[in-house]
Record summary
This is a predicted structure of a 1495-nucleotide RNA (small-subunit ribosomal RNA) from uncultured Anaerovorax sp. The organism belongs to Anaerovorax, within Bacteria.
RNA sequence: AGAGUUUGAUCCUGGCUCAGGAUGAACGCUGGCGGCGUGCCUAACACAUGCAAGUCGAGCGCGGUUGUGCUUAGUAUUGAGUGUUUUAUCAUGAUAAAACAUUGAAUUCUAUGCACAACUGAGCGGCGGACGGGUGAGUAACGCGUGGGCAACCUGCCUUUCACAGAGGGAUAGCCAAAGGAAACUUUGAUUAAAACCUCAUAAUGCUAAUUUACUGCAUAAUAGAUUAGCCAAAGAUUUAUCGGUGAAAGAUGGGCCCGCGUCUGAUUAGCUAGUUGGUGAGGUAACGGCUCACCAAGGCAACGAUCAGUAGCCGACCUGAGAGGGUGAUCGGCCACAUUGGAACUGAGACACGGUCCAAACUCCUACGGGAGGCAGCAGUGGGGAAUAUUGCACAAUGGGCGAAAGCCUGAUGCAGCAACGCCGCGUGAACGAAGAAGGCCUUCGGGUCGUAAAGUUCUGUCCAUAGGGAAGAAGCAAAUGACGGUACCUUUGGAGGAAGCCCCGGCUAAAUACGUGCCAGCAGCCGCGGUAAUACGUAUGGGGCAAGCGUUAUCCGGAAUUAUUGGGCGUAAAGAGUGCGUAGGUGGUGGCUUAAGCGCAGGGUUUAAGGCAAUAGCUCAACUAUUGUUCGCCUUGCGAACUGGGUCACUUGAGUACAGGAGAGGAAAGCGGAAUUCCUAGUGUAGCGGUGAAAUGCAUAGAUAUUAGGAGGAACACCAGUGGCGAAGGCGGCUUUCUGGACUGAAACUGACACUGAGGCACGAAAGCGUGGGUAGCAAACAGGAUUAGAUACCCUGGUAGUCCACGCCGUAAACGAUGAGCACUAGGUGUCGGCCCCAAAAGGGUCGGUGCCGCAGUUAACGCAUUAAGUGCUCCGCCUGGGGAGUACGCACGCAAGUGUGAAACUCAAAGGAAUUGACGGGGACCCGCACAAGCAGCGGAGCAUGUGGUUUAAUUCGAAGCAACGCGAAGAACCUUACCAGAACUUGACAUCCUUCUGACAGGUCCUUAAUCGGGCCUUUCUUCGGACAGAAGAGACAGGUGGUGCAUGGUUGUCGUCAGCUCGUGUCGUGAGAUGUUGGGUUAAGUCCCGCAACGAGCGCAACCCUUAUCAUUAGUUGCCAUCAUUAAGUUGGGCACUCUAGUGAGACUGCCGGGGACAACUCGGAGGAAGGUGGGGAUGACGUCAAAUCAUCAUGCCCCUUAUGUUCUGGGCUACACACGUGCUACAAUGGUCGGUACAGAAAGCAGCGAAACCGUGAGGUGAAGCCAAUCUCCAAAACCGAUCCCAGUUCGGAUUGUAGGCUGCAACUCGCCUACAUGAAGUCGGAGUUGCUAGUAAUCGCAGAUCAGAAUGCUGCGGUGAAUGCGUUCCCGGGUCUUGUACACACCGCCCGUCACACCAUGGAAGUUGGGGGUGCCCGAAGUUGGACAAUUAAUCGUUUACCUAAGGCAAAACCAAUGACUGGGGUGAAGUCGUAACAAGGUAGCC
Repeated sequence: AGAGUUUGAUCCUGGCUCAGGAUGAACGCUGGCGGCGUGCCUAACACAUGCAAGUCGAGCGCGGUUGUGCUUAGUAUUGAGUGUUUUAUCAUGAUAAAACAUUGAAUUCUAUGCACAACUGAGCGGCGGACGGGUGAGUAACGCGUGGGCAACCUGCCUUUCACAGAGGGAUAGCCAAAGGAAACUUUGAUUAAAACCUCAUAAUGCUAAUUUACUGCAUAAUAGAUUAGCCAAAGAUUUAUCGGUGAAAGAUGGGCCCGCGUCUGAUUAGCUAGUUGGUGAGGUAACGGCUCACCAAGGCAACGAUCAGUAGCCGACCUGAGAGGGUGAUCGGCCACAUUGGAACUGAGACACGGUCCAAACUCCUACGGGAGGCAGCAGUGGGGAAUAUUGCACAAUGGGCGAAAGCCUGAUGCAGCAACGCCGCGUGAACGAAGAAGGCCUUCGGGUCGUAAAGUUCUGUCCAUAGGGAAGAAGCAAAUGACGGUACCUUUGGAGGAAGCCCCGGCUAAAUACGUGCCAGCAGCCGCGGUAAUACGUAUGGGGCAAGCGUUAUCCGGAAUUAUUGGGCGUAAAGAGUGCGUAGGUGGUGGCUUAAGCGCAGGGUUUAAGGCAAUAGCUCAACUAUUGUUCGCCUUGCGAACUGGGUCACUUGAGUACAGGAGAGGAAAGCGGAAUUCCUAGUGUAGCGGUGAAAUGCAUAGAUAUUAGGAGGAACACCAGUGGCGAAGGCGGCUUUCUGGACUGAAACUGACACUGAGGCACGAAAGCGUGGGUAGCAAACAGGAUUAGAUACCCUGGUAGUCCACGCCGUAAACGAUGAGCACUAGGUGUCGGCCCCAAAAGGGUCGGUGCCGCAGUUAACGCAUUAAGUGCUCCGCCUGGGGAGUACGCACGCAAGUGUGAAACUCAAAGGAAUUGACGGGGACCCGCACAAGCAGCGGAGCAUGUGGUUUAAUUCGAAGCAACGCGAAGAACCUUACCAGAACUUGACAUCCUUCUGACAGGUCCUUAAUCGGGCCUUUCUUCGGACAGAAGAGACAGGUGGUGCAUGGUUGUCGUCAGCUCGUGUCGUGAGAUGUUGGGUUAAGUCCCGCAACGAGCGCAACCCUUAUCAUUAGUUGCCAUCAUUAAGUUGGGCACUCUAGUGAGACUGCCGGGGACAACUCGGAGGAAGGUGGGGAUGACGUCAAAUCAUCAUGCCCCUUAUGUUCUGGGCUACACACGUGCUACAAUGGUCGGUACAGAAAGCAGCGAAACCGUGAGGUGAAGCCAAUCUCCAAAACCGAUCCCAGUUCGGAUUGUAGGCUGCAACUCGCCUACAUGAAGUCGGAGUUGCUAGUAAUCGCAGAUCAGAAUGCUGCGGUGAAUGCGUUCCCGGGUCUUGUACACACCGCCCGUCACACCAUGGAAGUUGGGGGUGCCCGAAGUUGGACAAUUAAUCGUUUACCUAAGGCAAAACCAAUGACUGGGGUGAAGUCGUAACAAGGUAGCC
């Protein structure tokens, strides 16, 4: 940065689509790791459970638990000491044990009380629950953004300063008791504390009121003072140091209010508003204010968009874009609003309060039915909705918040972790070497190519991973202590390539192709479009391309789109100039001076939060991410400047206008007048038609038309003049005269002094048709009627004919109202007409100038066509209009209108185009020119008959197949009895009838003969190789590769052929012109059979065609004379023979004809006309020769061939049948219908071919076909070989002596075979047919016509075909017409090209939409009723230290009622619209579209 798509191609206009970037995304397939972010866009739907706001005992009283101490008590436990007795031991006493009695120390435990400490419960009290967190419903607003203002305000905690804290008082919660209740909770009584509450005191730099001074301000007033009067405070705690309390003044912070500017869509929303706008006064508020109230006034807002409706939180920013812009408003940050819905206040510094209160409503839950409870748009989580969005996690370690003196407590704020490829960034899935280019896959021209150094293999590395060890920073206060994350990041050891690649695409746009499958099916598709048997577009595979832990799709936004155009578009014909003017608002505006400073410029200041963006640097290994520094649109403000614009003022005259003098004009309005013509009436003349048409008819006319003469009536229009002449704003205006009247122009330069231009709304005018009322009506003439035409003809044509056309008045307000071109001003070569003035000039001519109106043309411009001083050029000003086609100028709404309708004017849906200009063709019931047996002039035919032959149809077992207008049909087929043969029936074969290869065997094969069979097949017998021994050749058997196919596709092909057409055309190179397709050349003037030639020319040359060269024929010369010939000589029956080669002839070589010569015409040319000479004269006649191309023309059945199909059959063989059928139709022929003839007899004359499985002579036989026969001939030698004609005779116009079909009989020939199904002969039979309707064919001279002959094919079988000669005409004025063709030109909506294109109704299906009796729902507003809670006010009662109660008024939420408007949904039926391979009817348009088309 562009690309695809309208066309046969081109340029343009114009829409649609794509490539880019982005996302809070979703879906499909896939998925290794880490970092940093992000995560209900839908139901402001409903919520279980847990947590999210508490804290302070250093404010207060009370309770509970634990511990310690003390006191008291104990009916408790243990029990020191003392006495007695007994027993044991011993030496006596001692010791030990037991029992009893007494005293009661000490200890433990329990309980009560007190004190202390710790913990804890509810309560009073203080601070905080107005922050933090969530959401975006509402809001179009001072809500937000930005900049200002408050002399109109408040501010707890915090900081600073000054001052103060004296004396009293009574309650109350808790607790206790009682009562009610299911509960929630409530009531009563008694009792208690405070930093709770109250009273008194004290008090100013406080507050209130009044007076006054100075100073400031735009003002109300503010500031600083002075004087006087009145009023208002306080609380303590704990222990020696602090904290707390009260008043005041400041600060800081946070808020409140006001204003300028900015802030979506709709005018099919144009008027809105009663507290509304303002004032005075009062109330209320922290504060200004209609904020509220009373009274007064009638204002206020609005086209610069009020009101209404719809939509929406706003911004910093985010995405995109070169930018200007456009879109968005997630995360982060600022502001606002909200907390189930609606209303309300209380408390407080702050709320009308998310986790407070009251009321109402809906919903949910509990209930003992009486009554109660609740609010996740806090964090998790659940259900629901949805395409869709996470854990009922850890921690207060950090940051921050609340309380507290502090320790600390609380903190789903926050810090972290979990889930999710949702996004961005980074890393990996290995690296090097490795060709036998492995195997395998795919393709293949079968050679190979490719996947592919890819793999395997060898050597390495270790990011991620795993393992083990170490291990942070984040921590700051004061020494210690303190980490959720986390044994995480990071470092080291060891291990091993091990665990880690997908998705989309490959026809073009757009990087990347092949095979198979499928066969308009299945499917694809963003646009164009693919798919109907060879799909690079569907599906699969292989290969390739792209991106990559992602890739695609969908959705949305910007871009590309200059496709809303400020930057940066247009309006003659593509969409688009209003039908025209006047003019309001608005926009824009001449020259000079002075001034101002709003715009403008320069400089400075303030603000522009942070984050983000940009630049630089730095920190995480890099990056994403993060940090630091720098930078800023806009707005406000100060100063300066004065060129330009604007404001003010003074002037000017050139823009504009006025006055004066002239002439021109279908300019307008009214009145009057005139002649010609049509029609009608009257009268005369006059007689049979008139009229009308392509032709007719309707019509008129013997009751006298038409025609003609005279007179009269009436209406409408004004011939000639008349002119791309005139006038008018446009529509429009045409006899003459008069009256009234508008505008333009010219001259001269007196006056005004910018008075101008344009012009949204508005107003006026506005063809024709139409409407209303009243007149008028000659002609013309919708509707209508009749006659024609036609398949029909509601048309075109004809005869009539009413509205209307005319006038007056009033509507309508539109036209292809067009120059398809808005108005004004200025500038930019000319030439030539014409109209109206003026000047120079004696006049004319000529020249100059102003205004109008045409043509041509330069620069320029335009897509081109074209425009071009009358611009569509170059500029300025203003207005209108356009933004793909259709739907649609439709619907709805509104306005106007008597109506018709007009103006304004959509959407759903649908298409990928619609369109403009030009180009090349093709076509035209367009034009011009030319040619052709094209017509015409002629001759002979066909179409009628019979037969032959081909085709269709029908039939059939089969009637094989192909050919189909010309250009299929006596065509393939130059020849179907078998064969051919492809068809049918039946019978057989399966490596095959035919080809190649391999193995084995044999020596044959073949011929003859016999059996069998319908026949092939099969079987028997006889005869029967070569060799260098390798084999060759042949046969048989076997296996498989393969053979084979007249099976399909001529629309896959080659080759061949037909046709236009033997028509004169078809192209190229270079140059030139054109943006281009293309043009030129090739057109033009002549001429020709011809693009043949000449001349001219931006063309000059060239090629394929034409012509010529080739063959043949016509004349001559020459050469050569055998098989040909015979003039002379001889000879014969005979050129038979000798002889000869002169002639004929044959076949080689040449000559000849070239407009060469003469004359006329022509341009002194080409050429043409005439003539001479010549055998031939103007390409002499004929043939071969067929340009570029067209018809998807014909042929797969001549042949070849791709692909598909069959393979014991769609192949091969055989017998028989069929291709030969026969109610019929068509084509092409033959024979005829007769006397220019038939029959009979006689007599002549060719050419060109062919011949050995052949032609076959003579002679003989037969009526004949033919037979016997065999000479000659491989051919100028032999053979085959004429008929018409001519000369006679006969027939005498008949269904015949014409005609010969058909049939019978008897024969002949070919051939294995003649029945289906051959040809010929003889005799007999003797059909139709008496010249052919509509129509149609061939032929221009040795032609038509007529006559026979030969050949190919072929055993036989031509009326066909191809050739040959004999006899041998007529006509051609000419190009009007039919057909075909060529050239030029014109129109075109055709390009598959007129067998084109295309319109409308109807029928069917589907889709969206309008109307509709109505029905349903919704939001907002209005009026009335009712009226909770609550504030405020009033009243009442009692009374305290203060409080408290009852009642009422106003306001008012929800609710109810009513009417109207609006929006949405739905509705029997109905209207049109759109779409849909093959429906119906016509043929309206495109060509002169067959009646020019259109408005």